Annotation:
Predicted 3D model of a 63-nucleotide RNA (Fluoride riboswitch aptamer (crcB RNA motif)) from a Deltaproteobacteria bacterium. Its mean pLDDT, the model's own confidence on a scale to 100, is 76.
RNA sequence: UCCUGGACAGGUGAUGGAGUUCACCUCCAAACCGCCGAUGAGGCUAAUGACUCCUGCGAGGCA
Numbered sequence: 001u002c003c004u005g006g007a008c009a010g011g012u013g014a015u016g017g018a019g020u021u022c023a024c025c026u027c028c029a030a031a032c033c034g035c036c037g038a039u040g041a042g043g044c045u046a047a048u049g050a051c052u053c054c055u056g057c058g059a060g061g062c063a
Stems, first nucleotide, its partner, number of pairs: 009026005016054006034044003
């Protein structure tokens, strides 16, 4: 100096916060970056990767 593996740790999983859990990426790069439409113009759904709670938003009903 190069290669491989591991540990610690960090990051990501289409919009917020917290807990739990799963998957993925990693030593500065990758993991990742929804759907319709023609890769355009334009339009649409959803606060989760999954579960639960809170906040916000949407729909319906009752008082």
Lineage of the source: Bacteria > Pseudomonadati > Myxococcota > Myxococcia.